Record summary: The RNA shown here (transfer RNA) has 73 nucleotides and comes from Leifsonia sp. Leaf264.

[in-house]
RNA sequence: GCGGACAUAGCUCAAUUGGUAGAGCGCCACCUUGCCAUGGUGGAGGUUGCGGGUUCAAGUCCCGCUGUCCGCU
Numbered sequence: 001g002c003g004g005a006c007a008u009a010g011c012u013c014a015a016u017u018g019g020u021a022g023a024g025c026g027c028c029a030c031c032u033u034g035c036c037a038u039g040g041u042g043g044a045g046g047u048u049g050c051g052g053g054u055u056c057a058a059g060u061c062c063c064g065c066u067g068u069c070c071g072c073u
Stems, first nucleotide, its partner, number of pairs: 001072007010025004019056001027043005049065005
């Protein structure tokens, strides 16, 4: 230099091929207990890496950029 994959909550990952952004763990509050742990209920937390485009509507499609990983030269 060329090609490919990936980037979504604090962490690990979903989102059924464009139609309300979710789960587990973690965090906070409450219940349970004499206290802790376990268990139960509820809650907070997101510019979907960045910038544009297409569309009534984009995490999803298109272009560019950045970062990580893999392969080729």

Its Rfam family is "tRNA". About the family: Transfer RNA (tRNA) molecules are approximately 80 nucleotides in length.